[in-house]
RNA sequence: AACUGGGCUAGACUGGAGGGUUAGGGGUCCUCUGUCAGCGCAUAUCCCCUAUACGGCGUGGUCGAAGUUCAGGAGGCGGCAGAUUGACUGGGUAUUGGCCCAGGAUUUUGACGUCGAAGUCUCGUCCCACAGGAUCAAUGGUGGUAGGGUUCUGGCUGUAGGGCCAAAAUUAACUAUCUCAACCAUGGGAACGGGUCAGGUCUGGAAAGAAGCAGCUCUACUAUGGACAGCUGAUGCUUGUGGAGCAACGGGGUGGAGUUGGGGUUCUGGAUCACCAGUGCUUGGGAGGUCUGUCCACUCCUGAACGUGCCCACUU
Repeated sequence: AACUGGGCUAGACUGGAGGGUUAGGGGUCCUCUGUCAGCGCAUAUCCCCUAUACGGCGUGGUCGAAGUUCAGGAGGCGGCAGAUUGACUGGGUAUUGGCCCAGGAUUUUGACGUCGAAGUCUCGUCCCACAGGAUCAAUGGUGGUAGGGUUCUGGCUGUAGGGCCAAAAUUAACUAUCUCAACCAUGGGAACGGGUCAGGUCUGGAAAGAAGCAGCUCUACUAUGGACAGCUGAUGCUUGUGGAGCAACGGGGUGGAGUUGGGGUUCUGGAUCACCAGUGCUUGGGAGGUCUGUCCACUCCUGAACGUGCCCACUU
């Protein structure tokens, strides 16, 4: 002096870019990239700085004379800006067609039809008027003549109860007869209706008679069921005559081969407010792609700047 090994220290690293904010530079914030890229505290009404700005405070870790920084070039994730293209799409406008209406042509399918289509005549169903019928319901209960009966009154008579005669009024209850459609059957049935009246009461010597409750019977009346009456009413009932009407359904006559529903294609004409679709022009949006410019994480290459120090040991 050099190599190697070890130990130190100077020093270096412990991300970067864009946006936003700022007078400006950083940080916290947002986005992107990427890593061996720590920890704690404060910080967007903000925190630290001043072109020597490219964080602050505190504390660790790694490398270690290693490396850091700068410039240029290449590759290259991503961002920003512009241009272009662009699937698709909005608006406006013009036009064409469709949709809509009418009339044709053609085709297809279905139904009916010589067991009779279209057309036509007629009738019915529906409506109106008139006249009925049927059924049901509700309502209603003829009138007279007599006798007889009942009631009041008067007269005569008897020793009582009573007897005889006359007349008036009334009549549902009984009888006969006539009339009416105006009756029938069954039940109930009157304190104030008729008849008959046990018992009891009254008159009487008795016989007998009188009034008369209950009961029975008849009736007024009433209940049920029938019959009868009637310009009483009703009805998813029905007949006849005439009229109106006939879109639809049904019957009959005539007629003698078509009638009819749906769909497709097409032609002509019309309408065209709106709606649908195509095309042209115009005006917008537009994912994404491509190109250019710029910034750039990261990687590589080249060059430059600073630095390349100290100590120990071994070996040559």

Predicted 3D model of a 316-nucleotide RNA (Archaeal signal recognition particle RNA) from Methanobacterium sp. UBA410.
Rfam family: Archaeal signal recognition particle RNA. The literature on the family includes a 2011 paper in Nat Struct Mol Biol by Hainzl et al., "Structural basis of signal-sequence recognition by the signal recognition particle". Its family is annotated with signal recognition particle, plasma membrane targeting and SRP-dependent cotranslational protein targeting to membrane, signal sequence recognition in the Gene Ontology.
Taxonomically the source falls in Methanobacterium (Archaea, Methanobacteriati, Methanobacteriales, Methanobacteriaceae).
Its mean pLDDT, the model's own confidence on a scale to 100, is 77.